[in-house]
């Protein structure tokens, strides 16, 4: 100077913190409407009964699905994917290319949700010399 991200702005102040403030951002919280799932036996066959097995839930692009390995609840590891990121002043959209597809909370609890009611502004990198089209802005 720029990137992912809500996590950057003013104030405090002569620097800084903690604080306030607006701003973005996340959760809880009515009517209304919505509300388990797989399996396996009875049964022509629905209805319907028995036995197993399985909490849940938020943050965030980070979800599935296959193969191998291991100390086989689990863990690692490869390919693969929903998604999701990437210097034109800024947006949205197409194409090409390169990455990411992770982690953490909450404790048995909470769809959805106006009013209200609580929390967060962290943390961690180094791009680009791609291209087309619209709108804006300066």
């Nucleotide at each position: 100077c720029g990137c992912c991200g809500a996590g950057g702005c003013g104030u405090g102040a002569c620097c800084g913190a903690g604080g306030c403030g607006a701003u973005c951002g996340g959760g809880g919280a009515a009517c209304c409407c919505g509300c388990u799932g797989g399996g396996a036996c009875c049964c022509g066959a629905c209805c319907g009964g028995u036995c197993c097995c399985u909490g849940g839930g938020g943050c965030g692009a980070a979800u599935c699905g296959c193969c191998g390995g291991a100390u086989u609840u689990u863990c690692c590891g490869g390919c693969g994917u929903a998604g999701c990121g990437c210097a034109u002043c800024u947006c949205u959209u197409u194409c090409a290319g390169c990455g990411c597809g992770a982690g953490c909370c909450c404790g048995u609890c909470a769809g959805c949700u106006a009013a209200c009611c609580c929390c967060g502004a962290a943390g961690g990198c180094g791009u680009c010399c791609g291209a087309a089209a619209g709108a804006g802005a300066a």